RNA sequence: AAAAGGCAAAGCCGCCGCGAGGUGGCGACGCAAAGCCGAGGAUCUCCCGCCCGUCCCGGGAGACUGCCGGGCUACCGAA
Repeated sequence: AAAAGGCAAAGCCGCCGCGAGGUGGCGACGCAAAGCCGAGGAUCUCCCGCCCGUCCCGGGAGACUGCCGGGCUACCGAA
């Protein structure tokens, strides 16, 4: 590369959550790890403090991982 397949963006509907977001169905932008993990970073949410107020800053609790790293595992077989 080919073959067999796999996952499922945005959007819409229902449900859960203060929220970020999660989940089921439809859908398919893409993905060779878009499989699993989350005590690295980034981004985002909530609460408290500072503050006239907002932002910033500090602390605590969360979200995401198809944002980038990292760890573990994995189909085919021309190379």
c-di-GMP-I riboswitch aptamer from a soil metagenome, 79 nucleotides, folded computationally. Rfam family: c-di-GMP-I riboswitch aptamer. From the family's description: GEMM was predicted in a large-scale screen for bacterial structured RNA regulatory elements.